[in-house]
RNA sequence: AUGAUCCUCGCGGGAGAGAUCGGUCACCCGACGCCGAAGGCGCAACCGCCCCGGAAACGCUCAGGCAAAAGGACCGCGAGGAGCUG
Repeated sequence: AUGAUCCUCGCGGGAGAGAUCGGUCACCCGACGCCGAAGGCGCAACCGCCCCGGAAACGCUCAGGCAAAAGGACCGCGAGGAGCUG
């Protein structure tokens, strides 16, 4: 100094599925139904390859969620930081 990578912060975008029924209604308890994009667990194409290890948006639905709000994987932009490379 540049580039891809990772982390944090800010801004913008961001899906699905009962505002179900009963109990003094969103919380809570019970019943039935449902969703897949926090997190978690499982399989393993692949990376690596001696071992260890990493690994999906697939599968499960434990957790979570099923009006709005909030949350939200992930994507884009900006700022800062880390280490890599030259």

Model confidence (mean pLDDT): 75 of 100. Glycine riboswitch aptamer from Salinarimonas sp., 86 nucleotides, folded computationally. It matches the Rfam family "Glycine riboswitch aptamer". Rfam's curators write: This family represents the bacterial glycine riboswitch.